Context: one part of a larger RNA
């Protein structure tokens, strides 16, 4: 000098854009953060123009593995980069087929009785795109013979969905070369350990697991152990080399009260799923139950220190749905904070009687100082009046044309007209009115280092980054006048280059 997710002191006008628990991965009251589909299904209820429409518990489907948070753990194929083979992949695209026949249940519901509750039992009834069986056999296994796997309808519908298949895309899993902190006051480490054969297991290679066999494997090019740490793109600094760092944004990883486990599923060993154990909190009729903010707000605690229990799904994106639409603390916005960066303002011109006052003085004067007053102007920003975009694409209705079709039903696409959706928002921006009106501080002035005098104090009180000042004339302490530097900031502290 630069720079900070900063804090503290004094001060503080406006706006734009960013950022905001670095500490206790400490404990959490309350609300919200993942639903949706009636165009899969039966029952119930409500309305009805008797055509139908609506509600939503339950069964069923898809989603809940995304999005959001945090950095505990991890020195590792975790990450970065470059290669690789023995793999899976819902939704999407493409290829080429199928969709035949049959069956038994079950929730809801009704009845009965259990429990304080959470919830659970028995009996009976019913549906499906829920479940099961048979057939078919493109595919797979096999040299062959042969073996083996699927289907489901709903609806007004030719659309959508279902089933199997060849590829693709996307997303995962696995192996590997190289790189990736410190300590030798850690020198030896290892028995599924290292390799082989066989088997099991997995989507898949493999001691991944097991049986048997062999005795190997790693290490001074630092094994093992200990400490510390998420990694990267990047960020800060520097001419660079390098050093430091890993907030915000983006990619990957790990975790979800602590430890363990599997289930479902295309995908999890699953933050707002399940089971077991533990600690803690809560309810209880004492028999037993409930919970997990490292989601968004918010509370207590810790701390030098870090915000609202806000608005909206209008936009972008995501889930479901044929769609309308529903959900979305993702997101878009607003609120708070000079935390940072940037911009603007606090007036402009004129004005010497060099006013008054202050300070200094050699008492003549000097300085504050064109500074003020006065005169003439301007009105950014703030205040006030009125107007007022863009962010809106969609969706709906009607018409025309085209595709589909037996069809001028319907439905899909395009076009046109009309209609129509904004949280922000009293928006941005423009404009009216009034008046210099509402808007300057902080640090420093011995040298380094830009800026000097007086008074007070008297090795006291105090200052101080280093050198050092202060013991009666202190430019170094405290005050004043004056000056210097930055400026809505200025200083200090901390850590970095």
């Nucleotide at each position: 000098g630069a720079a900070u997710g900063a804090a503290c002191g004094c001060u503080g006008g406006c706006g734009g854009c960013a950022g905001g628990c670095u500490u206790a991965a400490c404990a959490c009251a309350u609300g919200c953060a993942a639903g949706u589909u009636g165009a899969a299904c039966g029952a119930a209820c409500c309305c009805u123009u008797c055509g139908g429409g609506g509600u939503g518990a339950g069964u069923a489907g898809c989603g809940c593995a995304c999005g959001g948070g945090u950095g505990c753990g991890u020195a590792a194929c975790g990450c970065g980069u470059g290669a690789g083979a023995a793999c899976c992949u819902g939704c999407c695209u493409c290829u080429a087929g199928g969709a035949g026949g049959g069956g038994g249940a079950u929730a809801a519901c009704a009845g009965c009785g259990g429990g304080a509750a959470a919830c659970g039992g028995c009996u009976g009834c019913u549906a499906a795109u829920a479940c099961c069986c048979c057939a078919u056999g493109a595919g797979c296994c096999g040299u062959a013979a042969g073996g083996u796997a699927a289907a489901a309808a709903g609806g007004a519908a030719u659309g959508c969905a279902c089933u199997a298949u060849c590829a693709g895309a996307u997303g995962a899993g696995c192996c590997u070369g190289c790189g990736u902190u410190a300590g030798a006051u850690u020198a030896g480490c290892u028995u599924g350990u290292u390799g082989g054969u066989g088997a099991g297991g997995u989507a898949a290679a493999g001691g991944c697991u097991c049986a048997c066999c062999a005795a190997g494997g790693c290490g001074a090019c630092g094994a093992u152990c200990u400490a510390u740490a998420g990694c990267u793109g990047g960020u800060c600094u520097g001419a660079g080399a390098g050093g430091a760092u890993g907030a915000u944004c983006a990619g990957c990883c790990a975790c979800a009260c602590u430890g363990g486990g599997a289930c479902u599923g295309a995908g999890a060993c699953a933050c707002g799923g399940c089971c077991c154990a533990g600690a803690c909190u809560c309810c209880u009729a004492c028999g037993g139950g409930a919970g997990g903010c490292a989601g968004c707000a918010g509370u207590g605690g810790g701390g030098a220190a870090u915000a609202u229990u806000g608005c909206g799904c209008a936009a972008u994106g995501g889930g479901g749905g044929g769609a309308a639409c529903c959900c979305u603390g993702a997101c878009g916005c607003a609120g708070c904070c000079a935390u940072g960066c940037c911009g603007c303002g606090u007036g402009u011109g004129u004005g010497a009687a060099g006013a008054a006052g202050g300070c200094c003085u050699u008492a003549g004067g000097g300085u504050u100082g064109u500074a003020a007053a006065g005169c003439a102007c301007u009105u950014u920003c703030a205040a006030u009046u009125g107007g007022g975009a863009a962010g809106a694409a969609a969706g709906g209705u009607u018409a025309u044309u085209g595709g589909u079709u037996a069809a001028u039903a319907g439905u899909c696409a395009a076009u046109a007209a009309c209609u129509g959706u904004g949280a922000c928002a009293u928006u941005a921006c423009c404009u009216u009115u009034a008046g210099a009106a509402g808007a300057a501080g902080c640090a420093c002035c011995g040298g380094c280092u830009a800026a000097c005098u007086c008074c007070g104090u008297g090795c006291c009180a105090g200052c101080a980054g280093c050198c050092g000042c202060g013991g009666u004339a202190a430019u170094a302490c405290g005050g004043a006048g004056g000056g210097u530097g930055c400026a809505a900031g200025c200083g200090u502290u901390a850590a970095u280059c």
A computed fold for a 497-nucleotide part of an RNA from an uncultured prokaryote, annotated as small-subunit ribosomal RNA, 5' domain. Rfam family: Bacterial small subunit ribosomal RNA.